[in-house]
RNA sequence: GGGGGUGUAGCUCAAUUGGGAGAGCGUAUCCUUGGCGUGGAUAAGGUCGCGGGUUCGACCCCCGCCACCUCCA
Numbered sequence: 001g002g003g004g005g006u007g008u009a010g011c012u013c014a015a016u017u018g019g020g021a022g023a024g025c026g027u028a029u030c031c032u033u034g035g036c037g038u039g040g041a042u043a044a045g046g047u048c049g050c051g052g053g054u055u056c057g058a059c060c061c062c063c064g065c066c067a068c069c070u071c072c073a
Stems, first nucleotide, its partner, number of pairs: 001072007010025004019056001027043005049065005
């Protein structure tokens, strides 16, 4: 330098025709206990890597860039 892949909540990851952003763990509060833990309920937490484009509408399609992984040289 060229090809491919990945980037979504604090962490690990989902999200199949383009229309509602989610799960588990973790965190906070409450219930339960004499207390802790377990268990239960509720809640908070996201510029969907960045910037453009297409579209009535984009995590999803197109272009550029960045970071990481991998292959070739």
RNAcentral holds the sequence, with entries from ENA. The RNA shown here (transfer RNA) has 73 nucleotides and comes from an Elusimicrobiota bacterium. NCBI's taxonomy places the organism under Bacteria, Pseudomonadati, Elusimicrobiota. It matches the Rfam family "tRNA". Rfam's curators write: Transfer RNA (tRNA) molecules are approximately 80 nucleotides in length.